[in-house]
Formats: sequence, structure tokens, C1' cells
RNA sequence: AAUUUAUAAAGAAGUGGCGAGAGAAUAGGCUCGAUGACCCACUGGCAACCAACUAAAAGUUCUGAUAACACAGAAUUGGAAAACCGGUGCCAAAUCCUACUCCGAUGAAAAACGGAGACAAAUAAAUU
Repeated sequence: AAUUUAUAAAGAAGUGGCGAGAGAAUAGGCUCGAUGACCCACUGGCAACCAACUAAAAGUUCUGAUAACACAGAAUUGGAAAACCGGUGCCAAAUCCUACUCCGAUGAAAAACGGAGACAAAUAAAUU
């Protein structure tokens, strides 16, 4: 870098530095920003994925051990918003909203509103 899968209306700060834009791309909006945003560093925190750990319920197999059931033990599956720490990530606004398709929907059409999906981006894991 590419591919695949999954996730997302929740959550989460301060200090120092820099000095003008920022919120992925294009467009239209709308917000944030010299009361210093964005970005960088340190500290702190949040908890989506991976890793690790994993109680109870429940399932399966074997054994005691028999025709079978109940019972006990072992293994395995499973499993918490618990506990613990690691690798990333994240700490304004739903991925800030919309664009594409379908539906609500009948309508001359368009616009607006609502819902669902797709595309794209982001994050994690696996593979190349």
C1' cells in the first nucleotide's frame, strides 16, 4: 500500500509550545477559533478492537457404572458494564449535517421533512 471482516446517535481533561485557520476529499451548510482553536509535547482520562484473564447459567464428551435417569468428577465449548494490565486508538458538535438509491408518497414536478440502505473516510484485526 492492497484485500477481507467488524464497529460507530455513548464516553473522556489540564498544562506548556506554535500563531491562523480548523472540522478527511469536492460542493452546499452549520459550528469551533487571538477568552489562542487546529497541530506538537507532557501528564491525566475514556473504552471500540486485539492480546491476557474469566464467575455463574447453559451445551457436549469421557469416567465412576450400570438398561436408563438423577448424582459426582475430569475435559471442552461458552460467558460479566466484574478484576487486571498490555498493543493500538480516542478525549467539540451522530463519521457535525447533506449529496447516491429506495420507502413514507398520493403528488404535475420540484423543494422540505422522516426512515432504511449504499459510496467514501476513520479505527481494529487477519492476510498478501
Molecule: SAM riboswitch aptamer (S box leader)
Organism: Bacteroidota bacterium